The RNA shown here (transfer RNA) has 72 nucleotides and comes from Candidatus Saccharibacteria bacterium UBA6224.
[in-house]
RNA sequence: GCGGGUGUAGUACAGUGGCUAGUAUGCAAGCCUUCCAAGCUCGAGACGGGAGUUCGAUUCUCCCCACCCGCA
Numbered sequence: 001g002c003g004g005g006u007g008u009a010g011u012a013c014a015g016u017g018g019c020u021a022g023u024a025u026g027c028a029a030g031c032c033u034u035c036c037a038a039g040c041u042c043g044a045g046a047c048g049g050g051a052g053u054u055c056g057a058u059u060c061u062c063c064c065c066a067c068c069c070g071c072a
Base pairs, nucleotide, nucleotide: 001071002070003069004068005067006066007065010025011024012023013022018055027043029041030040031039048064049063050062051061052060
């Protein structure tokens, strides 16, 4: 340099053109416990950036960025 893939809470992953964007774990608070752990309840926290298509984009298209793989 060329081609391909991935990018969603702190972390690991789901997800579909119209969702309140979900699960686990972590975090905060409460319950329980003599205390801790475990368990239960509740809460905060996310679609890499920009443009386009569309009534509507996290999802489709293009560009950029980051990472991974292959070729050179």
It was read from a public genome assembly. It matches the Rfam family "tRNA". About the family: Transfer RNA (tRNA) molecules are approximately 80 nucleotides in length. For this family Rfam cites "tRNAscan-SE: a program for improved detection of transfer RNA genes in genomic sequence" (Lowe and Eddy, Nucleic Acids Res, 1997). NCBI's taxonomy places the organism under Bacteria, Bacteria candidate phyla, Candidatus Saccharimonadota. Model confidence (mean pLDDT): 82 of 100.